[in-house]
RNAcentral holds the sequence, with entries from ENA, Greengenes and SILVA. The RNA shown here (small-subunit ribosomal RNA) has 1494 nucleotides and comes from an uncultured bacterium.
């Protein structure tokens, strides 16, 4: 970076498809290891079980458990001292009482946390998110800093106890009690608030004054005290205020989806004032006032969607996406609500409603995995009910510590990325096996084996971490890692191989089975299906599917288009918008530059580092915005100002015109009416007929009526924006051109919407109606003819008014401006020159045409009237069909118009040009092509071939011309391939190998048999030899033979045909993007692409011609067998001769043509051989050859017999005739080519004859065949189915042959059919030809030969000409054909499948609206019931305040109702797409047979 696919080929347009990358993937096959990641995208579906938020006893009281300490009383006892000997004192032990310290778990009060962390993406198109700002409109627990205070007092309450209700969940009542719980008072650093003054942009700040407003203690240690307790100190707390950090609320600019088939939306709506509410602004809420607000720069509505950092892709710009990680938001069964709190309207809190689910004693209760695991379900699909708090982080705590499914780890999964391995070296007898084979070999393939080596991995054993800050303490983990041993050991698949695209053979299959991403493969030789071998690719993976980007410049900003491919609006006018002339000046919005801020981290890029590398990861730097701010620049654009005149407009003076509207007038013509003349037809067509006409038409003359249209002029002339406009005159009116340079001073260009105009047809109302003429009637045509043609004829065509609004409304070309060679014609003007004047001429402006430079274009073409070069604005296009359609909407009286999809389907649909082919297109030319002639065929009989039919078989092939007297130049057997029957099986035939064989090979009697064959008596060999034997033969066996079996569509070769037509090509050059063209066309000429001339062509090849054979003339040579003889004739060999060479004419010349001379022959002298590139898948596998398939006791082979010879018919090629140009009889004349020894056969004789006997001659110019016939002479027949014609049949013979029954030929006699010149149609022939006439030959025993191939004899007619038929050549034109007109192709109908519209309806969903009802709850009111703290009071009681209850506003759900949007379904119905060879016609493509189309 491109490639495949539209065509016969080409270029272009254009779609489809592929190669790349990516993925939270899934599926198929396969699977060794490790590291790092990732893992419900579907049902925001439902959940069993466990866990996921607690903690603090250093705030507090209590019951329980452990332990009962210090201290102390009593009892008892030991010891010591004293002793009054009773005992006392001291110390200790034991028991016990008091005492309650200490420890533990638990519920409770209280504090903090539970608003974090974790999940999910339903909702949300929004200030939700991103980015940049604002908050003088705000809040902030814990933390940090600073300041400040902590004095006094009070009343309760849970726990607990008792009692009571309940199944439970849970309560009720009474009683007791503590606090860092609650309350009051004091103090007031401060804070809040009010007022005054000052200050400020300000609700800011300052000062003064008034009012209001705080607090809590716990604890280590020490001291005092008997204790209670108090004091000091430490630490933790507490109060108020200020500040900070971090977190949050609110507001704003800008940014990021689709639909206009959603165009108008809005009532708290927009604003104001005031009240309320909030931490705070605000219609946030309420009352009142005003009537606003939003919207084509897309409001509203509908659909879709969490947003971002980023991810994937891309060269980029973009496009697509938003898993994991990170930020924000939203949600927590669904909906609503508030409470608590620093923070919630609160995932694991509360209340209510709803759905679902669980428990229940039926009274009533419980629940919310979108936390981690796990289950069910859904799904193509996504993991363990694991370990641990060791690390990191979080909550609580002074701390120890507790809690933590956050997190750290492990498990499962090739789901992804990265890394490693499945061994390395040597090894050719290139082993075996496989596959292929041209049988030689090739390939697998150094691959294997074998030998040597290594040990990553694996197995076993040993050691063994870091991760943990000073000791201990590690889930991971006996893991990573290290050492030793063992042993190549444990480890390779998947896809592909027709092109794109890298990799080829064999077999199988036979449009089957199947493949396929696109093109397309498969119907007997498939590199495309399946298998195998081999090869290619990737590799623990490989393919497939799905999705995204890319390729796709195929939505085009970068970077496309609109004459004909899709695409210019039918035209104008104008609004918004976009764009805009020259000069000066200001500004600095756009623009440009610098600074600053920000753009989280991760990610990305670069550099450096850590795991052995990498993936992964750490550090540093950079990049990233349409951002904010600030400073600067001022060319350009914008904005403001002042000017200018060239753009634009105006004035003035001229001009042309079918421009528009209205009114009037005119003549010609058609028709009709009246009258005259006049008579039998007219009219119409290709030809008819319908029609009109004796009731007088047509024709003709005169008069009249009416409607419509305006001949000539008239012109690629004029005018108009387009549609369009055509007699003349008048009125009204629009635009345009020219001149002048007087005025305005950019006033301009374009133009979405809007508005207007808008051919024809059509519609409404009313007129009018001559001609024409849909519909309709009739006549023709036709297979039909609902058409084309003809005769009629109504709407309509005309007018007025009103609609319709379309078109091939076209230059298929939007408008404006500027620029870029010319030539020529024409219309209208002006100027100049010239002229007496006009015309002509020159210049210029505005139009309308043609040709053309540059340039453009795919080409065609365009080319100052651009499709060139540029700028501005508008409209439009994005494959074909479906579809100028459906639905919806707007418009319309209707018809309908405008706008305008989707499903589904195709691999194209297209444009221009090229080469062909074709045309019921054109032009030129040729041919026995027609015409002109002659003779035929088609009718008859017969012969032959073919079809058909028949048959056991009638073997096979050939099939328009180009099969059919063709293969067949010879079917009785043979041939013979067919049929029936009978035989053989290495075979009728070839080659090789092995074994056997000596009375072997060979001959072969009897017997069976139709033969083949079976059978086997008897006879009986050969060559070489080293004497062993070998060869040949034979037998048996194995290989193989054999096949006229298939395929001529696998082939060679040969052949037919176009066509003996004049064509078909190449090299170089030139032209064209290319196919291709040129040459080869043109002008002449020819039989000819034959030749000449011209020419971007110049040459050349295959064809033509010539060279070859033959006939005709002649010379020479030779001559046997010809002749009596030389010559001659003749035979056969070599030459000569003819070349438009000569003369004349034609034309400018040449080629050439015509005439002439000479000549045997004259313009290729006649004939033959010779057949270009190619076409028909033409013919032939049955001539032969040959690939492949099939067959092998048969599809081979042998034999006998039969068949190919059949016979109702049909066709083709012939023969013989139908007669007098003849038949018959007699006589008589003249050939040539050939053939002959298994042959031709003479003379002679026999036979009517076929033939026989005979045997001479001849291997042939010698002999034979061999008498040629028509002809000529004479005779006869006399127009008759005959003295024509000879079929058919009978009898008798002959010949060939093994054999003439099926099934031969010939002879004689007899028989004597059809047929009297042949319909439509059709064949041959242009001169020694046709026609007539006989002769010969091949094949062959014979012959069904009338065929075929030759030969001579006699010997014509006609050709004006090229209109037509057929074939061919050349040029040109059209084409939708290219299998090429036997082409292509359209529509209805019938059948099947699919999607879709309509449809009486019917069933859902969604969001609103109106009304009803109204839970929880907040707020408000009330509060007669209840009420500890404060106040008054001694008290009783009262007050303040509060609560329950009740009422009200709001309010979810629910109900009712009518509508809206949307989906499913629906008898029936409409069209559409597709489908194998259905039916009917023939519409289109050629002049498509009526030009086509809108």
């Nucleotide at each position: 970076a491109g490639a495949g696919u539209u065509u016969g080929a080409u270029c272009c347009u254009g779609g489809c498809u592929c190669a790349g990358g990516a993925u939270u993937a899934a599926c198929g096959c396969u699977g060794g290891c490790g590291g790092c990641g990732u893992g419900c995208a579907u049902a925001a579906c439902c959940u069993a079980u466990g866990c996921a938020a607690g903690u603090c006893g250093a705030a507090c009281g209590u019951g329980c458990c452990c332990a009962g300490a210090a201290g102390u009383g009593a009892g008892u006892u030991u010891c010591a001292g004293c002793u009054u000997c009773g005992g006392c004192u001291g110390a200790g032990g034991c028991u016990u009482g008091c005492g309650g310290a200490g420890g533990g778990a638990a519920a409770g009060u209280g504090g903090c946390g539970c608003a974090c962390g974790g999940g999910u993406g339903a909702g949300u198109a929004a200030c939700a998110c991103g980015u940049a700002g604002g908050u003088g409109a705000c809040c902030u627990g814990c933390c940090c800093c600073g300041a400040u205070g902590a004095g006094g007092g009070g009343g309760a309450u849970a726990a607990c106890u008792g009692u009571u209700c309940g199944a439970a969940a849970g309560g009720g009542c009474a009683g007791c009690u503590a606090a860092u719980a609650c309350c009051c008072c004091a103090u007031g650093u401060g804070a809040u608030u009010c007022g005054a003054c000052a200050u400020u942009c300000g609700u800011u700040u300052g000062u003064c004054g008034g009012a209001u407003u705080a607090a809590a203690g716990g604890u280590c240690a020490g001291g005092c005290g008997a204790a209670a307790g108090c004091c000091u100190u430490u630490c933790c707390g507490c109060u108020u205020c200020g500040g900070g950090a971090g977190g949050g609320g609110c507001c704003u600019g800008c940014g990021g989806c689709c639909g206009a088939u959603u165009a108008g939306c809005u009532a708290g709506u927009u604003g104001g004032u005031g009240g309320g509410g909030u931490a705070a602004u605000g219609g946030c809420u309420c009352a009142c006032c005003a009537a606003g607000g939003c919207a084509a720069u897309g409001a509203u509505c509908g659909g879709u969607a969490g947003c971002u950092g980023g991810u994937c892709u891309g060269a980029g710009a973009g496009g697509a996406c938003g898993a994991u990680c990170a930020g924000c938001c939203a949600c927590a069964c669904u909906g609503g609500c508030a409470c608590u709190g620093a923070c919630a309207c609160a995932c694991g809190g509360g209340c209510c409603a709803g759905a679902c689910u669980c428990c229940u004693a039926c009274g009533g209760g419980g629940g919310g995995c979108a936390g981690c695991a796990a289950g069910g379900g859904g799904g193509a699909a996504u993991a363990u009910u694991g370990c641990g708090c060791a690390a990191u982080g979080g909550g609580c705590g002074a701390a120890a510590g507790c809690c933590u499914g956050a997190c750290g780890c492990a498990g499962c999964a090739a789901c992804g990325c990265c890394g490693c391995g499945u061994g390395g070296g040597u090894g050719a007898a290139g082993a075996a096996g496989g596959c292929c084979u041209u049988c030689g070999g090739g390939u697998u393939g150094u691959a294997a084996a074998a030998c040597c080596c290594u040990u990553u991995u694996c197995u076993g054993g040993g050691g063994g971490a870091a991760g943990a800050g000073g000791a201990a303490g590690g889930a991971c983990g006996g893991u990573a890692c290290c050492c030793c041993a063992g042993g190549a050991a444990u480890a390779a698949g998947c896809c592909u191989c027709g092109g794109c695209u890298a990799a080829c053979u064999a077999c199988g299959u036979g449009c089957c089975a199947g493949c396929a991403g696109c093109c397309g493969c498969g119907g007997u030789a498939a590199a495309a299906c399946g298998u195998a071998g081999g090869a290619g690719g990737c590799g623990a993976g490989c393919g497939u599917u799905a999705u995204c980007c890319g390729g796709a410049u195929u939505u085009a900003c970068u970077g496309g288009g609109c004459g004909u491919a899709a695409a210019g609006g039918g035209c104008g006018u104008c609004u918004a918008g976009g764009c805009g002339g020259c000069g000066c000046u200001u500004u600095a919005a756009g623009u440009c530059g610098g600074g600053c801020g920000u753009g989280a981290a991760a990610g990305c890029u670069c550099c450096c580092g850590g795991c052995u590398c990498a993936a992964c990861u750490g550090g540093g730097a950079g990049a990233g915005g349409u951002c904010g701010u600030u400073c600067g620049a001022u060319a350009c654009u914008g904005a403001g100002g002042c000017g200018c005149u060239u753009g634009a407009g105006g004035a003035c003076a001229g001009g042309a015109g079918a421009g528009g509207g209205a009114g009037g007038c005119g003549g010609a013509a058609u028709u009709c009416c009246c009258g005259g003349u006049g008579u039998a037809g007219c009219g119409g067509u290709a030809a008819u007929a319908u029609g009109c006409g004796c009731a007088g038409a047509u024709a003709u003359c005169g008069g009249g009526a009416g409607g419509a249209a305006c001949a000539c002029c008239a012109g690629u002339g004029g005018c108009g924006a387009a549609g369009g406009c055509g007699g003349c005159c008048u009125c009204c009116u629009g635009g345009c051109c020219u001149g002048c340079a007087c005025c305005u001073g950019a006033c301009g260009c374009u133009g979405a919407a809007g508005c207007g105009c808008g051919a024809a047809a059509g519609c409404g109302u009313g007129g009018g109606g001559a001609g024409c003429a849909a519909a309709c009637g009739g006549g023709a045509u036709u297979a039909g003819a609902u058409a084309c043609c003809c005769c009629g004829g109504u709407a309509g065509u005309c007018c007025a008014c009103g609609c319709c609004c379309u078109a091939a409304a076209c230059g298929a070309u939007g408008g404006a401006u500027a620029c870029u060679a010319g030539g020529u014609g024409u219309u209208g003007g002006u100027g100049g020159u010239a002229u007496u004047g006009a015309c002509c001429c020159c210049a210029u402006c505005a139009g309308c045409g043609c040709c053309g430079a540059a340039g453009u274009u795919a080409a065609c073409a365009c080319g100052u009237u651009a499709a060139g070069u540029a700028u501005c604005c508008c409209g439009c296009c994005u494959g074909g069909g479906g579809a100028c359609u459906a639905c919806g909407a707007g418009c319309g009286c209707a018809a309908g118009c405008u706008u305008a999809a989707a499903a589904c389907u195709c691999a194209a649909a297209g444009g221009a040009a090229u080469u062909g082919a074709c045309g019921g297109g054109c032009c030129c030319c040729c041919g026995c092509a027609c015409a002109a002639g002659c003779a035929g065929c088609g009718g008859a009989g017969c012969g032959u071939g073919u079809g058909g039919u028949u048959u056991a078989a009638u073997u096979c092939g050939a099939g328009g011309c180009u099969a059919c007297a063709c293969g067949a130049a010879g079917a009785a057997c043979c041939u013979u391939a067919c049929c029936a029957g009978g035989g053989c099986u290495u075979g009728a035939c070839a080659u090789g190998c092995u074994a056997g064989u000596g009375g072997u090979a060979g001959u072969g009697a009897a017997g069976c048999g139709a033969a083949a064959g079976c059978g086997g008596a008897a006879c009986g060999a050969c060559c070489c030899u080293u004497c062993g034997g070998g060869g040949a033969g034979c037998u048996a066996g194995c290989a193989c033979a054999g096949g006229u079996g298939g395929u001529g569509c696998a082939u060679g070769g040969c052949u037919g045909u176009c066509g003996u037509c004049a064509g078909c090509u190449c090299g170089u050059g030139c032209c064209g993007u290319g196919a291709g063209g040129u040459g080869u066309c043109g002008g002449g000429u020819u039989a000819a692409g034959u030749c000449c001339c011209u020419c971007a062509a110049c040459g050349a090849g295959c064809g033509c011609a010539a060279c070859c054979c033959u006939c005709g003339u002649u010379g020479c040579u030779a001559g046997u067998u010809g002749u009596a003889c030389u010559u001659c004739u003749c035979u056969a060999g070599c030459g000569a001769g003819a070349c438009u060479g000569c003369c004349g004419a034609g034309a400018u010349a040449a080629a050439c043509u015509c005439g002439g001379a000479g000549g045997a022959a004259g313009g290729u002298g006649g004939g033959g051989a010779u057949g270009a590139c190619g076409u028909c898948a033409a013919g032939u596998c049955c001539g032969u050859a040959u690939g492949u398939c099939c067959u092998u006791u048969a599809u081979g082979u042998c034999c006998u017999g039969g068949g190919c010879u059949a016979c109702a018919c049909a066709c083709a090629c012939g023969c013989u005739a139908c007669a007098a140009u003849g038949g018959c009889c007699g006589g008589u004349a003249c050939a040539a080519c050939g053939g002959g020894u298994c042959g031709c056969c003479a003379a002679g004789c026999c036979g009517c004859g076929a033939g026989g006997c005979g045997g001479a001659g001849c291997u042939a110019a010698u002999c034979c065949u061999u008498c040629a016939a028509a002809g000529c002479c004479g005779g006869u027949c006399u127009c008759a189915g005959u003295u024509c014609a000879g079929a058919u049949u009978g009898c008798a013979g002959g010949c060939u042959g093994c054999a003439a029954c099926u099934c031969g030929c010939c002879u004689g006699c007899a028989u004597g059919a059809a047929g009297c010149u042949g319909g439509a149609g059709u064949u041959g022939c242009u001169a020694g030809u046709a026609a007539c006439u006989g002769c010969c030959g091949g094949u062959c025993a014979g012959c069904a030969a009338u065929a075929c191939g030759g030969c001579g004899g006699u010997g014509a007619a006609u050709a004006c000409g090229u209109u037509c038929c057929c074939g061919g050549g050349g040029g040109u034109u059209g084409u939708a054909c290219a299998c090429a007109c036997c082409g292509c192709c359209c529509g209805u109908c019938a059948c099947g499948u699919c999607a879709u519209g309509a449809g009486a309806g019917u069933c859902g969903g969604c969001a609103a609206c109106a009304c009803c009802c109204g839970a929880a709850g907040c707020c408000g009111g009330u509060g007669g019931g209840c009420u500890a703290a404060c106040c008054c009071g001694u008290g009783a009681g009262g007050g303040a305040g509060g609560c329950a209850g009740c009422c009200g506003u709001c309010g979810a759900a629910g109900g009712u109702g009518g509508g809206g949007c949307u989906g499913g379904u629906g008898a029936u119905u409409g069209g559409g797409a597709c489908g194998a060879a259905g039916u009917c016609g023939u519409a289109a493509c050629a002049a498509g047979g009526u030009a086509a189309c809108c």

The coordinates come from a structure-prediction model, not an experiment, and the mean pLDDT is 85.